Notes
A computed fold for a 116-nucleotide RNA from a Gammaproteobacteria bacterium, annotated as Glycine riboswitch aptamer. Its Rfam family is "Glycine riboswitch aptamer". Rfam describes the family as follows. This family represents the bacterial glycine riboswitch. Model confidence (mean pLDDT): 77 of 100.
RNA sequence: UCGUGGCAUGCGAGAGAACUCACGUGGUGUGAUUCCCCCAGACACUCCUUCACACCCGGGAGUCGCCGAAGGCGCAACCCGCCCGGAAACGCUCAGGCACACGGAGCAUGCAACGA
Numbered sequence: 001u002c003g004u005g006g007c008a009u010g011c012g013a014g015a016g017a018a019c020u021c022a023c024g025u026g027g028u029g030u031g032a033u034u035c036c037c038c039c040a041g042a043c044a045c046u047c048c049u050u051c052a053c054a055c056c057c058g059g060g061a062g063u064c065g066c067c068g069a070a071g072g073c074g075c076a077a078c079c080c081g082c083c084c085g086g087a088a089a090c091g092c093u094c095a096g097g098c099a100c101a102c103g104g105a106g107c108a109u110g111c112a113a114c115g116a
Stems, first nucleotide, its partner, number of pairs: 001116004006111006016064001018063004023058002026056007065098003071094001072092003078086002
């Protein structure tokens, strides 16, 4: 000096904060609600309980749309003289992802290690 992986820091794209269905020892609100209690009196009010509805939250299942830069798979051109084979930032979208965050191929810098 170069290469390899490791660690730290920084940069780092795309595309749904989609919809539906039930569920919950969940939360909030609205309406209703028996008994008790409260009270000088109470058929009233509040709280509690229970029920219904709405919204939120949570995890689950499903539906359609979409993205490519974890991982995975593929190879027309390309590389290995040919074959076999290889590989990408190309293609697929199984997986993953579609506000922020997280994650993120890759890039840069630094540190120590190993190899030449």